[in-house]
């Protein structure tokens, strides 16, 4: 100097229009207890800043960390 990655506790999806899944966590039901199963709930400044747009996780510029 060039390229890539950064989104929930973890692993990842989402490529302009309300931010999601699996696993995990909590509560309840079930059970003598545990596990399994079922039901419900909580959790996000989308690395950071600025810009473009009616609207940005998504596009542009800069910047930080890692590969």
């Nucleotide at each position: 100097c060039g390229g890539g990655u950064a989104u929930a506790g973890c692993u990842c999806a989402g490529c302009g229009g309300u931010a999601g899944a699996g696993c995990g966590u909590u509560u309840g039901c079930u059970u003598c207890c545990c596990a399994a199963g079922c039901a419900a709930a909580a959790u996000g400044u989308c690395g950071c800043g600025c810009g473009u747009u009616c609207g940005a996780a998504u596009c542009g510029c800069g910047u930080u960390a890692c590969c």